RNAcentral holds the full RNA, with entries from SILVA.
A computed fold for a 266-nucleotide part of an RNA from a metagenome, annotated as large-subunit ribosomal RNA, domain VI.
The prediction has a mean pLDDT of 88.
[in-house]
Context: one part of a larger RNA
RNA sequence: UGUAAGAGUAUUGAGAGGGGCCUUCCUUAGUACGAGAGGACCGGGAAGGACGCACCACUGGUGUACCUGUUAUCGUGCCAACGGUAAACGCAGGGUAGCCAAGUGCGGAGCGGAUAACCGCUGAAAGCAUCUAAGUGGGAAGCCCACCUCAAGGUGAGUACUCUCUUGGAGUUAAUCCAGUAAGGUCACGGAAAGACUAUCCGUUGAUAGGCGUUAGGUGGAAGCUUGGUAACAGGUGAAGCCGAGACGUACUAACAGACCGAGGG
Numbered sequence: 001u002g003u004a005a006g007a008g009u010a011u012u013g014a015g016a017g018g019g020g021c022c023u024u025c026c027u028u029a030g031u032a033c034g035a036g037a038g039g040a041c042c043g044g045g046a047a048g049g050a051c052g053c054a055c056c057a058c059u060g061g062u063g064u065a066c067c068u069g070u071u072a073u074c075g076u077g078c079c080a081a082c083g084g085u086a087a088a089c090g091c092a093g094g095g096u097a098g099c100c101a102a103g104u105g106c107g108g109a110g111c112g113g114a115u116a117a118c119c120g121c122u123g124a125a126a127g128c129a130u131c132u133a134a135g136u137g138g139g140a141a142g143c144c145c146a147c148c149u150c151a152a153g154g155u156g157a158g159u160a161c162u163c164u165c166u167u168g169g170a171g172u173u174a175a176u177c178c179a180g181u182a183a184g185g186u187c188a189c190g191g192a193a194a195g196a197c198u199a200u201c202c203g204u205u206g207a208u209a210g211g212c213g214u215u216a217g218g219u220g221g222a223a224g225c226u227u228g229g230u231a232a233c234a235g236g237u238g239a240a241g242c243c244g245a246g247a248c249g250u251a252c253u254a255a256c257a258g259a260c261c262g263a264g265g266g
Base pairs, nucleotide, nucleotide: 001153005164006163007162008161009160010159011158015150016149017148018147021049022048023047024046025045026044027043033038051107052106053105054104055103059101060100061099062098066094067093068092069091070090071086072085073084074083075082076081110145112144113143118138119137120136121135165266167179168178169177170176184261185260186259187258189203190202191201192200208254209253210252211250212249213248214247215246217243218242219241224237225236226235227234228233
């Protein structure tokens, strides 16, 4: 901007895209076949490889300051306890959420259709023969459908339901223009399992974010005091202290105050 009023919600599917893979074993059956050696079609069952989609309960990776240890040096007057720097974590041991794979779920189904090469049935032209000329079957990882996703700008602009509607002014009473509105929407505000921006989704009829409380989980036994030891250190208080993103709860703080767009009976 269009979809002949303006909106909200739910849909149909023209069309488009994705996927379609392979192997081994068991059974049928040591059967059919074959002198033997060997060894099936068809059908049924199981395991796996690669690839793809999704997810984080498990196994793990990362997790730039969540916890702990530790060296050098500087500082808080000193001890103790801490903080800064050591190349954008000094080094080292772990690690929540999130993200992820090496982890674990799923997928490639069809005894649907039309066909290719090819194999047929009936059958003349051409008294025979011939799958073909009339007619009529089978037949592929390929084609169409089916499966998954997108999809009405599909300008042939679809469908259903619901909501709003007879305001003011200019103009020739009209077309048309301007203004304020309705339903609804946008901005703004608090945010997100959404995200480059946009978009999407949620939000005072509230747990949206922060804070606070409890807790999961992480680290691993805080400081102070006390006991033992000359001391380094060890034990007790005490599964302690600390803690980013998780969960539950709680309106304490902030989502306030607002602005704008948007039909005129089609």